[in-house]
Lysine riboswitch aptamer from a pig gut metagenome, 157 nucleotides, folded computationally. The coordinates come from a structure-prediction model, not an experiment, and the mean pLDDT is 84. Rfam family: Lysine riboswitch aptamer. Its family is annotated with lysine biosynthetic process in the Gene Ontology. Of the family's consensus pairs, 100% are formed in the model.
RNA sequence: GAGGCGCAAAGACUAUCAGUAAAUGAUAAGAGGAAUGUGAUUUCUGAUGACAAUUAUUAAAAGGAGUAUUUGCCGAAGUUUUAAAUGAUCACACAUUUAAAGUUGGUUAUAUAUUUAAGAGAUAUAUGACUGUCAUAUAGGAAACUAUAUGGAGGGC
Numbered sequence: 001g002a003g004g005c006g007c008a009a010a011g012a013c014u015a016u017c018a019g020u021a022a023a024u025g026a027u028a029a030g031a032g033g034a035a036u037g038u039g040a041u042u043u044c045u046g047a048u049g050a051c052a053a054u055u056a057u058u059a060a061a062a063g064g065a066g067u068a069u070u071u072g073c074c075g076a077a078g079u080u081u082u083a084a085a086u087g088a089u090c091a092c093a094c095a096u097u098u099a100a101a102g103u104u105g106g107u108u109a110u111a112u113a114u115u116u117a118a119g120a121g122a123u124a125u126a127u128g129a130c131u132g133u134c135a136u137a138u139a140g141g142a143a144a145c146u147a148u149a150u151g152g153a154g155g156g157c
Stems, first nucleotide, its partner, number of pairs: 001157001004074001006073005012067003022058006032045004036093006077104011105131011133152008
């Protein structure tokens, strides 16, 4: 420096999230409720009526997605495990960030599982297709190289 619907990030716009959460009012009822989940503790809060339910009014946002642009790049990046920090404290789990080690050449389709509001998307596994690269074999060629087949991995070319 290359692979190619190549990878990732940022803000802008758009739809979705959703007529959902939340707030206020009304109705009936009556004891717990909140701080990511469970258990315990702690703190706050509740008969001046909590949580939940029905109904009316008002009514979001984040994450995820798409479009074009800009930026950084070609282990770009994704993912698994471990460790640390944060989420009131402790234990387990979960989420985010950082580091180390492992693993995946890239894109894509199908199936299963997980995640998500989601038949979108993402991740993992399996089976295919396309494609780049290297090696080997065969054929053609003076050679560079081309075609076919098989196999490997980016610590590569």